[in-house]
Order: sequence, then C1' cells, then structure tokens
RNA sequence: CAGAGUAGGUCCGGCGCGUCAAGUGCCGCGGGAUGGGAGGUCGCCCGCGGACGAAGGGGAUAUCCCCGCGGUGCCGUACCGCAUCCGCUG
Repeated sequence: CAGAGUAGGUCCGGCGCGUCAAGUGCCGCGGGAUGGGAGGUCGCCCGCGGACGAAGGGGAUAUCCCCGCGGUGCCGUACCGCAUCCGCUG
C1' cells in the first nucleotide's frame, strides 16, 4: 500500500402466514447483540405504551382448491455492506 471478514440491506427463487387483520411501517420509553479481539451508533434486534391502517374475487360453499392483494415470515443464490485501535493475508 492492497485485500479478507459483521449486524444488516436489495433483486430473484422456494416454502409459508394474514386478508374474520395479524404482520409490515411510524412515535415515545427501556433493554440487547453486532467483522478475529476491544469498542461503538446515525445501522439492526427485543419488550412495553401510543397513533394510524389494507383488496379481495371465483369454484365447491365452515373444511379445500385457484387467481390476486400485503411497504407480510423463513430459507437459499447473487450483489451491496463497520467510522476507531489492535489482529489476519499478500
């Protein structure tokens, strides 16, 4: 000098959930984890409280199937991806 490497994010695919409204997103308070080590937030997760809020339709007619819808959950590929100090590789 260069590189590897986190939490996580996006596209796509698969399997689900909800559509009799959970989930997602927003605000406040509290907490937690976070490259190999330490440490940390403007990123991520959890809890409580608050506000707001939806696209259903068809066939049999509760069960089931199909097509949709949701800033929906999980997994996988690809791509993006730790400021500081120390460490690792060349």
THF (Tetrahydrofolate) riboswitch aptamer from a chicken gut metagenome, 90 nucleotides, folded computationally. The RNAcentral record of the sequence draws on MGnify. The coordinates come from a structure-prediction model, not an experiment, and the mean pLDDT is 86. It matches the Rfam family "THF (Tetrahydrofolate) riboswitch aptamer". The family has 101 seed sequences and 747 matches in Rfam 15.1.